[in-house]
Molecule: SAM riboswitch aptamer (S box leader)
Organism: marine eukaryotic metagenome
RNA sequence: UUUAUACAGAGGGGGUGGAGAGAUUAGGCUCGAUGAUACCCCGGCAACCUGCUUCGCAUUCGGAGAAAAGGUGCCAAUUCCUACCAAACCUUUUUUUUGGAAAUAUAAA
Numbered sequence: 001u002u003u004a005u006a007c008a009g010a011g012g013g014g015g016u017g018g019a020g021a022g023a024u025u026a027g028g029c030u031c032g033a034u035g036a037u038a039c040c041c042c043g044g045c046a047a048c049c050u051g052c053u054u055c056g057c058a059u060u061c062g063g064a065g066a067a068a069a070g071g072u073g074c075c076a077a078u079u080c081c082u083a084c085c086a087a088a089c090c091u092u093u094u095u096u097u098u099g100g101a102a103a104u105a106u107a108a109a
Stems, first nucleotide, its partner, number of pairs: 001109006012042005020031003025083004043075003048071003052065005079103001084100005
């Protein structure tokens, strides 16, 4: 950079450590000395890739399925919510809802 996914699922235990943390900026909200965030171990979730079965004339490509051995990932709140664009409703100036974009995260190439 491209493609796919992101309202499902699994935060429980032990250890280290000691102040802010939830990606960034702003606002909101939430978590945190009853010790958060982070790191390590155990435990768990899922099924992207490898591997397995099967189908398509098919060791190479593609579809379907099962499993959880291997490589990743993940385990507060929708990616915590909003921000930009469009539409609808109500209304009198911002509220709600929906769709999209952007950004971010993860996987594969």